[in-house]
RNA sequence: AAAAGGCAAACCCGGCGAAAACCGGGGACGCAAAGCCUUGGACCUAAUGUCGAAAGAUAAUGGUUGCCAGGUUUCCGAA
Numbered sequence: 001a002a003a004a005g006g007c008a009a010a011c012c013c014g015g016c017g018a019a020a021a022c023c024g025g026g027g028a029c030g031c032a033a034a035g036c037c038u039u040g041g042a043c044c045u046a047a048u049g050u051c052g053a054a055a056g057a058u059a060a061u062g063g064u065u066g067c068c069a070g071g072u073u074u075c076c077g078a079a
């Protein structure tokens, strides 16, 4: 570079959750790890706790691996 494939953004429908989000179906923006793991950072949410007259502020035990890094597994094959 080819070849065989893989995953699936936004959006729509259904479910679930306080929310962020996640799950299933449809759908493809893209992805050589866009496979897996929250270990470090970053970001999102705040049921609940605390402060407040209130508005609100603040904090994950909740989340994002398609935010970055790290760990780990891995198809084809020129070199």
Stems, first nucleotide, its partner, number of pairs: 006031002011026005029066001035072003039069003042064003048059004

The RNA shown here (c-di-GMP-I riboswitch aptamer) has 79 nucleotides and comes from a soil metagenome. RNAcentral holds the sequence, with entries from MGnify. The prediction has a mean pLDDT of 88.